[in-house]
RNA sequence: GGCAGAGUAGAUUUCAUGCGCUUAAGUGUCCGGAGAUGGGACGUCGCUCCGGGACGAAUGAUUGUUUUUUAAUCGGUGAUAUGAAAUCGCGUCCGCUGUC
Numbered sequence: 001g002g003c004a005g006a007g008u009a010g011a012u013u014u015c016a017u018g019c020g021c022u023u024a025a026g027u028g029u030c031c032g033g034a035g036a037u038g039g040g041a042c043g044u045c046g047c048u049c050c051g052g053g054a055c056g057a058a059u060g061a062u063u064g065u066u067u068u069u070u071a072a073u074c075g076g077u078g079a080u081a082u083g084a085a086a087u088c089g090c091g092u093c094c095g096c097u098g099u100c
Stems, first nucleotide, its partner, number of pairs: 001100005010088009019078003029053007039094005059075006
């Protein structure tokens, strides 16, 4: 010097445990601000947080109680939360490993 590889934030699916479906959510979207992000530096069209705006969901059965209502169980369900597993997985520069 050439070739190959490892490694991120995250994403999807399954399982488990929760929350909502009676709306006070959660998630997604738009605007503004901030932050973190392969081993290092920089960085977003990816991600997180905060504030504001708009839009928008999702139940059925059984039993008990009964003054209103409320509780429990079994299923279903939501742009749903967390954990585990599998799969996918940095843009530039400098590194790391293997090999020639």
The RNA shown here (THF (Tetrahydrofolate) riboswitch aptamer) has 100 nucleotides and comes from a Halanaerobiaceae bacterium. The source organism's lineage runs through Bacteria, Bacillati, Bacillota, Halanaerobiales and Halanaerobiaceae. Its Rfam family is "THF (Tetrahydrofolate) riboswitch aptamer". Rfam describes the family as follows. Tetrahydrofolate (THF) riboswitch was first reported for Ames et al. as an RNA motif in 5' untranslated (5'-UTR)regions of folate transport and biosynthesis genes in Firmicutes genomes.